[in-house]
Context: one part of a larger RNA
RNA sequence: UGACGGGGGUCCGCACAAGCGGUGGAGCAUGUGGUUUAAUUCGAUGAUACGCGAGGAACCUUACCUGGGCUAGAAUGUGAAGGAAUGAUUUAGAGAUAGAUCAGUCAGCAAUGACCUGAAACAAGGUGCUGCAUGGCUGUCGUCAGCUCGUGCCGUGAGGUGUUGGGUUAAGUCCCGCAACGAGCGCAACCCUCGUGUUUAGUUGCCAAAAGGAACCCUAAACAGACUGCCGGUGAUAAGCCGGAGGAAGGUGAGGAUGACGUCAAGUCAGCAUGCCCCUUACGCCCUGGGCUACACACGUGUUACAAUGGCCAGGACAAAGAGUCGUGAUCCUGAAAAGGGGAACUUAAUCUCAGAAACUUGGUCUCAGUUCGGAUUGCAGGCUGCAACUCGCCUGCAUGAAGUUGGAAUCGCUAGUAAUCGCGCAUCAGCAAUGGCGCGGUGAAUACGUUCCCGGACCUUGUACA
Numbered sequence: 001u002g003a004c005g006g007g008g009g010u011c012c013g014c015a016c017a018a019g020c021g022g023u024g025g026a027g028c029a030u031g032u033g034g035u036u037u038a039a040u041u042c043g044a045u046g047a048u049a050c051g052c053g054a055g056g057a058a059c060c061u062u063a064c065c066u067g068g069g070c071u072a073g074a075a076u077g078u079g080a081a082g083g084a085a086u087g088a089u090u091u092a093g094a095g096a097u098a099g100a101u102c103a104g105u106c107a108g109c110a111a112u113g114a115c116c117u118g119a120a121a122c123a124a125g126g127u128g129c130u131g132c133a134u135g136g137c138u139g140u141c142g143u144c145a146g147c148u149c150g151u152g153c154c155g156u157g158a159g160g161u162g163u164u165g166g167g168u169u170a171a172g173u174c175c176c177g178c179a180a181c182g183a184g185c186g187c188a189a190c191c192c193u194c195g196u197g198u199u200u201a202g203u204u205g206c207c208a209a210a211a212g213g214a215a216c217c218c219u220a221a222a223c224a225g226a227c228u229g230c231c232g233g234u235g236a237u238a239a240g241c242c243g244g245a246g247g248a249a250g251g252u253g254a255g256g257a258u259g260a261c262g263u264c265a266a267g268u269c270a271g272c273a274u275g276c277c278c279c280u281u282a283c284g285c286c287c288u289g290g291g292c293u294a295c296a297c298a299c300g301u302g303u304u305a306c307a308a309u310g311g312c313c314a315g316g317a318c319a320a321a322g323a324g325u326c327g328u329g330a331u332c333c334u335g336a337a338a339a340g341g342g343g344a345a346c347u348u349a350a351u352c353u354c355a356g357a358a359a360c361u362u363g364g365u366c367u368c369a370g371u372u373c374g375g376a377u378u379g380c381a382g383g384c385u386g387c388a389a390c391u392c393g394c395c396u397g398c399a400u401g402a403a404g405u406u407g408g409a410a411u412c413g414c415u416a417g418u419a420a421u422c423g424c425g426c427a428u429c430a431g432c433a434a435u436g437g438c439g440c441g442g443u444g445a446a447u448a449c450g451u452u453c454c455c456g457g458a459c460c461u462u463g464u465a466c467a
Base pairs, nucleotide, nucleotide: 001467002466003464004463005462007461008460009459010458011457012456013455015451016450019414020413021412022411023410026304027303028302029301030300031299032298033297034295035294042053043052064290065289067287068286069285070284077122078121081117082116083115086103087102088101089100090099091098092097106113107112125279126278128277130275134273135272136268137267138266139264141262146185147184148183149182150181151180152161153160154159165176166175167174191256192255193254194253196224197223198222199221200220201219202218206213207212227250230244231243232242233241234240306407310366311365312364313363314362315361316360322354323353324352327347332343333342334341373404378399379398380397381396382395383394384393420443421442422441423440424439425438426437
């Protein structure tokens, strides 16, 4: 100087408390461990792994296993020699591949060029190892308020001072004081979205529907607006704090983006790049089928429930944000009970489509039961995608109708348009195992006395046989 203390002081955070809803019990989905397996590819492992890499494992992906093949190789450049490229048919084979037949004979005056085959060779390839050799990127402490420097001063020196003190703040934020005076990276502000108004502009939107109109809604550009600016109190006459006015909004208006010096030899050599080592008729490459989907069990994360604040039936109402041409696909017709099929308008979209929002509300029914709750599981019959749904997809109908009656110890989230609850969309994507992820709006609470205690953190101080 740090670190640590079941030392002290001050302060903060959904940290506790006060509340609301969960997890832990059940079924299922998904990830992991374990076990099994020819293989169940690899990585991630307290917080900071476990719906994580994966924003789509039937083949492909795919890295794993079985078997069948290749060896200058699946890809790029140079390349003797030959042939246009290419298209069609066909034999063997699981395919990779190996052959056969037919058509075709390019551009350019030419050299030659594009493409195909290809000897020899230079050269390849590796998701093999090391994240404890690395770059880059990322998690975490933590959006915590800290981390430092120059000169000066103090100390033999390591170092200190500044950065401590008195107040204050979300903040090393600001004020005052002070052997310090200044400065930098952080804080804040500058950026984006939302909330109010004005101006401008109006089509595909709005009003009207005949022409048309520019008031409203909306759209989208510019500007205004909030700064403790004003008033009162308080404070040290300061910084500020409390209350009030006006205002759409008040003291950081709400949310986002933004992550200091560093810590964990944290994570990633399987995104990519890359040093060293290793393989080179194989640890490389092609293909078939299988596996990554196994299943006594254990854990994490979710979802659906256990019902009457409900289930079912019938009628009625109100969104936002998105996506769409190898696409979204209406209305109507058609044949179906449905999923879905055949026609098919409009639409490169404020125009058309996906698209019916659902909770809600009105009426009816059920009457507390393992039920008209709950929907797992299983049987049958169909549909869709796709060469192909057996291993191993999703959807529909009929039948079946399991556990489950609110969950032990323990444990998690959340302070306002939040929790809870309700539906809608998108990416990936042929299809889909999505209950996941990321967004969008609808309805819309309770509680916070307080800081003794648990956890984490900040500053000052104290002790130390620790570094």
Record summary: Predicted 3D model of a 467-nucleotide part of an RNA (small-subunit ribosomal RNA, 3' major domain) from an uncultured Cytophagales bacterium. The full RNA is in RNAcentral, with records from SILVA. Its mean pLDDT, the model's own confidence on a scale to 100, is 84.